[in-house]
RNA sequence: GGGCGGUUAGCUCAGUGGUAGAGCGCUUCGUUUACACCGAAGAGGCCGCAGGAUCAAUCCCUGCACCGCCCACAA
Numbered sequence: 001g002g003g004c005g006g007u008u009a010g011c012u013c014a015g016u017g018g019u020a021g022a023g024c025g026c027u028u029c030g031u032u033u034a035c036a037c038c039g040a041a042g043a044g045g046c047c048g049c050a051g052g053a054u055c056a057a058u059c060c061c062u063g064c065a066c067c068g069c070c071c072a073c074a075a
Stems, first nucleotide, its partner, number of pairs: 001071007010024004018055001026042005048064005
């Protein structure tokens, strides 16, 4: 330098053109002498950044950034 994959909640990951979910974690309540387990409720993200096409973008296109893998070149 080239190719491919990835970037979504604190963590691990789904998701689909019509303003986003799960598990674990966290908070509160119940239960317990207490903790844990269990049950109930709740908080928490505009989807890496910018631009474009669209009535409408997390989703499509382009560029950039970062992470991983492969290839090439040089040393």
Record summary
Transfer RNA from a Candidatus Azambacteria bacterium, 75 nucleotides, folded computationally. Its Rfam family is "tRNA". The source organism's lineage runs through Bacteria, Bacteria candidate phyla and Candidatus Azamiibacteriota. The RNAcentral record of the sequence draws on ENA.